[in-house]
RNA sequence: GGGGAGUUAGCUCAGUUGGGAGAGCGCAACGUUCGCAAUGUUGAGGUCGUGGGUUCGACUCCCAUACUCUCCA
Numbered sequence: 001g002g003g004g005a006g007u008u009a010g011c012u013c014a015g016u017u018g019g020g021a022g023a024g025c026g027c028a029a030c031g032u033u034c035g036c037a038a039u040g041u042u043g044a045g046g047u048c049g050u051g052g053g054u055u056c057g058a059c060u061c062c063c064a065u066a067c068u069c070u071c072c073a
Stems, first nucleotide, its partner, number of pairs: 001072007010025004019056001027043005049065005
């Protein structure tokens, strides 16, 4: 220098004929207990890496760019 993969909640990740942003764990409150653990219910938590474009509508399509991993040189 060139190719490929990845970036979504605190963590690990799902989410593709473009239309509802989600799960598990963790966290908070409450119930059960003398208390803890465990368990149940409810809840909080997101500029979907960044900036543009297309579209009635974008995590999703297009362009540029940052970072991580990897292959070639």
About this RNA:
A computed fold for a 73-nucleotide RNA from a Thermoguttaceae bacterium, annotated as transfer RNA. Its Rfam family is "tRNA". By type it is a transfer RNA. Its mean pLDDT, the model's own confidence on a scale to 100, is 83. The source organism's lineage runs through Bacteria, Pseudomonadati, Planctomycetota, Planctomycetia and Thermoguttaceae.